[in-house]
Description
Predicted 3D model of a 273-nucleotide part of an RNA (large-subunit ribosomal RNA, domain VI) from Candidatus Velamenicoccus archaeovorus.

Context: one part of a larger RNA
């Protein structure tokens, strides 16, 4: 820009394209049929597993650059105590929320239908027989078309459905219907802003005071593991006990709460050949 017959929002149909499509072992049938025996089924039903794939984070774990604790050296905060900086861009060590990931969890391949291949048939002439074929009618594959999952109307034959909006006023002309022009509105859209389990950008999604969108604060969950100070015990020590399941943190979790920031602007049709 189109999708021709006003403008919007949402939900869809599916032409077409893509994905998937796997295999093994064991059990029952049955030690049956078969076979002298040795051995040992078809058909049918069931269980488990491998690899592969998708999604997810409840569980098991990895990571988690600073959430907590411990430790050494050195410098600093005057000293003790308590802390901070640095130790090749985490100094080292032990843990760890969210997120992310797999080695973790769940699920998948199917069933079924249609038309067929090789193959197997029915009826049946040419050709009094025979013949699955010439007319006609069946069965049959991990394969084909559907079925399952994903994208999909620029599918230019450009589809369908539902809902929303089209108001007020001024001027000119006209008897009037109405016509033309202007202004402000309307469904809604965009920009801008606050953000996001969305993301390279864009797009997408949520929110913008009639507000919980993000931050802050509070609560909860969670992590670490019992802070500092004080008192006591201990040899005026190292250290230990109590206060104390403390203290710190929240990092990315779940809630609550307008304290902070979401200011504001632009476009937008004549009931429609």
């Nucleotide at each position: 820009c189109g999708c021709a017959a006003g403008g919007a929002a949402g939900u869809u149909u599916g032409a077409u394209g893509g994905g998937a499509g796997u295999u093994g072992u064991c059990c029952u049938u049955a030690g049956u049929a078969c076979g002298a025996g040795a051995g040992g089924a078809c058909c049918a039903g069931g269980a488990c597993a491998a690899a592969c794939g998708a999604a997810c984070c409840u569980c098991u774990g990895g990571u988690g650059u600073u959430c907590c604790a411990g430790c050494u050296g050195u410098c600093c905060u005057g000293c003790c105590a308590a802390g901070g900086g640095c130790a090749a861009g985490g100094g080292c060590u032990g843990g760890g929320u969210a997120g992310u990931c797999a080695u973790g969890u769940u699920c998948g391949g199917a069933a079924g239908a249609g038309a067929u291949a090789a193959g197997c048939g029915c009826u049946g002439a040419a050709g009094g027989c025979a013949u699955a074929u010439a007319a006609g009618c069946g069965c049959c594959a991990a394969g084909c078309u559907c079925g399952c999952c994903c994208a999909a109307a620029g599918a230019a034959u450009a589809g369908a459905c539902u809902u929303c909006c089209c108001g007020u006023u001024c001027g000119u002309g006209g008897c009037a219907a109405c016509a033309c022009g202007g202004a402000c509105a309307u469904a809604g859209a965009c920009a801008c802003c606050c953000g996001g389990a969305a993301g390279a950008c864009u797009a997408c999604c949520g929110g913008g005071u009639c507000a919980a969108u993000a931050g802050g604060u509070c609560c909860u969950a969670a992590g670490u593991g019992u802070a500092a100070g004080a008192u006591c015990c201990g040899u005026c020590a190292a250290g230990g006990a109590u206060u104390u399941a403390a203290g710190c943190u929240u990092a990315a979790a779940g809630g609550a709460u307008a304290c902070u920031a979401a200011u504001u602007g632009u476009c937008g049709a004549u009931c429609g050949g």
NCBI's taxonomy places the organism under Bacteria, Pseudomonadati, Candidatus Omnitrophota, Candidatus Velamenicoccus. It matches the Rfam family "Bacterial large subunit ribosomal RNA".